[in-house]
Molecule: transfer RNA
Organism: Minisyncoccota bacterium
RNA sequence: GCGUGUAUAGUUCAGUGGUAGAACGCUGUCCUGAUAAGACAGAGGUCCUUGGUUCGAUUCCAAGUACACGCA
Numbered sequence: 001g002c003g004u005g006u007a008u009a010g011u012u013c014a015g016u017g018g019u020a021g022a023a024c025g026c027u028g029u030c031c032u033g034a035u036a037a038g039a040c041a042g043a044g045g046u047c048c049u050u051g052g053u054u055c056g057a058u059u060c061c062a063a064g065u066a067c068a069c070g071c072a
Stems, first nucleotide, its partner, number of pairs: 001071007010024004018055001026042005048064005
């Protein structure tokens, strides 16, 4: 340099056009003599950036950025 893939909550990942979810973690309450475990509730995300298509974009298209892999 060329090609391919990935980018979504603190972490690991779902979600493939109609106002974003799970697990773990975190906070509170209950339970216990006290922890752990368990139960219930809650907080936490302008979905990497910019533009385009669309009535509507995390999702489709283009460019860019970062990372990974392959080729030279």